[in-house]
């Protein structure tokens, strides 16, 4: 340098055009003698950056950045 995959909340991670699931963590409550565990509820400005297409983009297209892999 070329090709492929990926970048979504503090962390992991689903979703592939119609207002973004889930888990961990966090907060509150229940339970407990106190905790832990368990259960219930709740919060957050989460879609790498800039353009384009579209009524509508996390999703499609272009460019760039970053991470991993393969090739030379």
């Nucleotide at each position: 340098g070329g090709c492929c995959a990926g970048g979504u909340a503090g962390c992991c991670a689903a979703g592939g055009g119609g207002c973004a699931a889930g888990g961990c963590a966090g907060u509150g409550c229940u339970c407990u003698g106190c905790a832990a565990a368990a259960g219930c509820a709740c919060u957050a400005u989460a879609c790498g950056c800039g353009g384009g297409u579209u009524c509508g983009a996390g999703u499609c297209c272009c460019g760039c950045c970053c991470u991993g892999g393969c090739c030379u």
Molecule: transfer RNA
Organism: Patescibacteria group bacterium